[in-house]
């Protein structure tokens, strides 16, 4: 010089998942503010009668408990095809770094978890979370702001 690794501080990225303040003063525990999700009227608008099994109780109306084949939240994570745990197509997302806009070009991603038979959109109102996981930097242009010169 070039590569790959670890630590460490700044910066940065995906994501809603940050910020301050109090008690405690070790860990916790709460508060607010912000961001972000679910439930939940009339009217209208939409739908349009498809509901898994076991199991205790029971006044036979029901209630309770587990489970998920049906529906259904969260999410970019979704639809079709076939030669089928891999693959093409079309859709949707992300990064590419001074702030920001869009284009171009390069790389990736399209997973997982939860509710439990049960919820439409839906205004007041009710309610729930603030985790996790990582190392990108090429072109040419517009806008903003701030440095230098004259």
């Nucleotide at each position: 010089u070039g590569u790959g690794g670890u630590u460490u501080u700044u910066c940065g990225c995906c994501g809603a998942a940050u910020u301050g303040c109090c008690c405690a003063g070790a860990a916790g525990g709460g508060c607010a503010a912000a961001c972000g999700g679910g439930g939940g009227a009339u009217c209208g608008c939409a739908a349009g009668u498809u509901u898994u099994g076991u199991c205790g109780c029971u006044u036979c109306g029901g209630c309770g408990a587990c489970u998920u084949u049906g529906g259904g939240g969260c999410u970019a994570a979704c639809c079709g095809g076939a030669g089928g745990u891999u693959c093409c197509g079309g859709g949707g997302g992300g990064c590419u770094a001074u702030c920001u806009c869009g284009g171009c070009u390069g790389c990736c991603c399209u997973a997982g978890c939860c509710c439990g038979a049960c919820a439409g959109c839906u205004a007041a109102c009710c309610u729930c979370g603030u985790a996790g996981g990582c190392g990108u930097u090429g072109c040419a242009g517009g806008g903003c702001a701030c440095a230098a010169g004259g």

A computed fold for a 150-nucleotide RNA from a Bacillota bacterium, annotated as c-di-AMP riboswitch aptamer (ydaO/yuaA leader). The sequence was found by an Rfam model in a public genome assembly. It matches the Rfam family "c-di-AMP riboswitch aptamer (ydaO/yuaA leader)". Rfam describes the family as follows. This family represents a conserved RNA structure found upstream of the ydaO and yuaA genes in Bacillus subtilis and related genes in other bacteria.